[in-house]
RNA sequence: GGGAGUUUAGCUCAGUUGGUAGAGCGCUCGCCUCCAAAGUGAGAGGCCAGGGGUUCGAGCCCUCUAACUCCCGCCA
Numbered sequence: 001g002g003g004a005g006u007u008u009a010g011c012u013c014a015g016u017u018g019g020u021a022g023a024g025c026g027c028u029c030g031c032c033u034c035c036a037a038a039g040u041g042a043g044a045g046g047c048c049a050g051g052g053g054u055u056c057g058a059g060c061c062c063u064c065u066a067a068c069u070c071c072c073g074c075c076a
Base pairs, nucleotide, nucleotide: 001072002071003070004069005068006067007066010025011024012023013022019056027043028042029041030040031039049065050064051063052062053061
């Protein structure tokens, strides 16, 4: 330099045909317990990497940028 992939909650990841953003773990609170753990119920937590575009409507389509991973090439 060329190509491919990934980016969504604190972490690991889903997200269907473009139509109200989800799960597990963790966290907080309640129940239970002498207390705690385990169990159980509820809750908080989101600029969907960033900009632009298409569309009535974008996490999803197009484009640019950034970060990370992999493959190929070049130099040494």